The part of an RNA shown here (large-subunit ribosomal RNA, domain II) has 687 nucleotides and comes from a Bacteroidia bacterium. Lineage of the source: Bacteria > Pseudomonadati > Bacteroidota > Bacteroidia. The full RNA is in RNAcentral, with records from ENA. The prediction has a mean pLDDT of 82.
Context: one part of a larger RNA
RNA sequence: GCCUACGAGUUACUCCUCUCUGGCAAGGUUAAAGACCAAAGGUCUGUAGCCGAAGCGAAAGCAAGUCUGAAUAGGGCGAAUAGUCAGAGGGGGUAGACGCGAAACCUUGUGAUCUACCCAUGACCAGGAUGAAGUAGUGGUAACACACUAUGGAGGUCCGAACUGGUGAGCGUUGAAAAGCUCUCGGAUGAGUUGUGGGUAGGGGUGAAAGGCUAAUCAAACUGGGAAAUAGCUCGUACUCCCCGAAAUGUUUUUAGGAACAGCCUUGAGGUUAAGUUUCAUAGAGGUAGAGCUACUGAUUGGACUAGGGGGCUUCAUCGCCUACCAAAUCCAGACAAACUCCGAAUGCUAUGAAAUAUACUCAGGAGUGAGCCCACGGGUGCUAAGGUCCGUGGACGAGAGGAGAAGAAUCCAGAUCAUCGGCUAAGGUCCCAAAAUCUGUGUUAAGUUGUUGUAACGUGGUCCGAUUGCAUUGACAGCUAGGAUGUUUGCUUGGAAGCAGCAAUUCAUUUAAAGAGUGCGUAACAGCUCACUAGUCGAGCGAUUGGGCGUGGAUAAUAAGCGGGCAUCAAACACAGUACCGAAGCCAUGAAUUGUACAGUAAUGUACAGUGGUAGGGGAGCAUUCUAACAGCACUGAAGGUGUGGCGUAAGCCAUGCUGGAGCAGUUAGAAAAGCAAAUGUAGGC
Repeated sequence: GCCUACGAGUUACUCCUCUCUGGCAAGGUUAAAGACCAAAGGUCUGUAGCCGAAGCGAAAGCAAGUCUGAAUAGGGCGAAUAGUCAGAGGGGGUAGACGCGAAACCUUGUGAUCUACCCAUGACCAGGAUGAAGUAGUGGUAACACACUAUGGAGGUCCGAACUGGUGAGCGUUGAAAAGCUCUCGGAUGAGUUGUGGGUAGGGGUGAAAGGCUAAUCAAACUGGGAAAUAGCUCGUACUCCCCGAAAUGUUUUUAGGAACAGCCUUGAGGUUAAGUUUCAUAGAGGUAGAGCUACUGAUUGGACUAGGGGGCUUCAUCGCCUACCAAAUCCAGACAAACUCCGAAUGCUAUGAAAUAUACUCAGGAGUGAGCCCACGGGUGCUAAGGUCCGUGGACGAGAGGAGAAGAAUCCAGAUCAUCGGCUAAGGUCCCAAAAUCUGUGUUAAGUUGUUGUAACGUGGUCCGAUUGCAUUGACAGCUAGGAUGUUUGCUUGGAAGCAGCAAUUCAUUUAAAGAGUGCGUAACAGCUCACUAGUCGAGCGAUUGGGCGUGGAUAAUAAGCGGGCAUCAAACACAGUACCGAAGCCAUGAAUUGUACAGUAAUGUACAGUGGUAGGGGAGCAUUCUAACAGCACUGAAGGUGUGGCGUAAGCCAUGCUGGAGCAGUUAGAAAAGCAAAUGUAGGC
C1' cells in the first nucleotide's frame, strides 16, 4: 500500500415541548396490588394519584373576575371552553449520550537485583621513579644552631599495566550494540576500586547539585482503581433519488477560531383594511456632488490705499520728511476648506395614486452561519503604496458547471432536469494549428510600431490631415554673379578702441538700386572674411504661427514584461463604415422525466402555465441487510454462497439463466433493529 472482517446520533425516564395517527371527551387515564387466561404477554378488578375544565393576590381572601387604589377611575394579570391517554416521529433535559484521542488529578499497592547515598563484612592495586621527617656518622658551636655524608622510606607525590574512567577523532546511525567498536586520552595508596549481605520509597528517597538518579520510565516512578475524568480543540461519521436553500452581519460576552439574542434558510399553519416588488405620476423632508465666498468662519496670492510698528534723515526734546521692511482695516483682481455656506442637484428615502406581478406579514417545529474573499464605484487610513486595512452601494466567487480571456475562484458572455450526427445567437472571433471572410469601401503606420499594450516630463525638418496669416509672374523662396559706399578712425574712454573690450547718443547726415555710426568670425590696433540691405540671373510656389492622427527619441524598468506556435507588411496591424459567417450546457426545435399551481375526472390519469446549478442546512419519497408474526411458497429433478451472461428500473437496486456448490432459502403484508464504509497517522488478520 492493497484485500477481507469489524468500526460512530444509541438506550433509559409513565421528564419537557411540537407535529402526525388513533381512543374517549368537559372530561381523560390508571399506578401499586389481586384474580384469570396462560407464560418475556394479555384480560378483568383496582379511581390512590396525575393532567384538564378559573383566575387573581405576598397572603387572609374574593371569584369571571381579581390585585393595586379613597375610588364605581386608570392600569396589571385573567375570562369567548378542549382536553386527556396511547403509539410513531422532530427537538430539548438528565445520564459517558455520535465515535476515537490528552497532558493531568486523586487513591490502593509494587519496586533500591539498574542506579544514588549509607551500614556491616571481605577482596584487589605488575613494575619503575622521587627521596619528607626521624636516626647515625663527620664537620661545626661556649652550648645550640647549622652544613655535609649516610641511613630512612613520607606523599589525596611522579611514570606506567591490571583495575577504573570516558578526552578527542573516526566508524556505526532499518547498528554486531535501544549508547557499541577502533585509535587516542584521565586516575591508578586513594575523597581509590570492587564482591557479598543489609538500609532509605514517590511531593517521598538519594544527590561532591547535572533537576541528576530512584529497574531502557523522572520538573514528581510503576501497577490496579475513581474512569467511558474533562477536551468551547483536531480527526472521522457508512445506501439512492426528488423540492427549497443560507451565512461569514448587528448587540453582548474573562469575549474574540466559543456562545446567547436578532438577521438570513427551511417545513407547517393562519388570516387582514394588500400592507411586498417593479414602473409611472404627484407631494414632501434634507444640505451630499457641484459651486461659491465684499454671504459668515477660517486659510490665502499680487496690487492699490493707509492706521500702527521697525529703519533712516532733518531739526531739535515737539513737529516734519523718506522707506524695494512688517502690516490691521478698506478697495481691485485671483483663489482654498471633512469638522465654511449666500446657494445647490442627480440618486436614494417618505407619503399618496395608478398599472403589472405575487409576494409580504404573523405564529409554531428544525437549522446552519456569526474566519469571508475579489471586482467596480463613493470614502477613511496609508505614500490618492500594497494581492494593505476599515466602512458604504452593486456584482461575482464562496455554494456556479458551459463559452471567451493561450493557461487563471472573482473579468466578459451566460445560470447546466435528461437525450438528439437538429436550428439561431451572446461575449469573442473568421491565414494555418482551429469552426467561420486571405470579405467590401476609404484612409493611416514603416516603427515588426503594432496586432498580441510595462511609463512620464520633455523633445522630434519622420509622415499624414486641418486652421489662421504673410510674401509671390510688377518674379517670391533657395542658389549663383555683382554691389554692400561717403562725412568717419562718430564722441568719450584708453597704451591702443578704426562698425565689432566698455560708456554715451532723438543711432546723425550724405551719395544711392542698396548699404547698420553695423549680424557674426577676426586683429595688439588696423587689415581681412561675412551678414543685414540692393541689382542681375532663374521661373513657381515660398514662408510664419498653431491644432489633430500615426510613428520616433527619452527607454537598461537588475526575479516574470514570453503572440500558445508558425506566420503576416496596399496587412492576417491601426482608424472609420458595411455585409456575411462561425461561435455556449443561453434561446428555439423534437422526444422523455419530474416538481408546484389551476382545471377536468370517482380514481388512475390528462391538459395548461411556471419551474427543475447548488456547499452548510431544512423537507419529501424510496432501495438494500438481519430477525419476528401472519399468509402463501421454493429446494438433492439441486437452497444459500461463488463466478459468468442477458434483461429491467431515474437511482439505491431487481429479475432470468450457464457453470460451480451441496442444504437450506426466499415472496407479500406488517413489526423490530447490533441496519449500508473509502477515509478516523482507525482495530484485527492476510498478502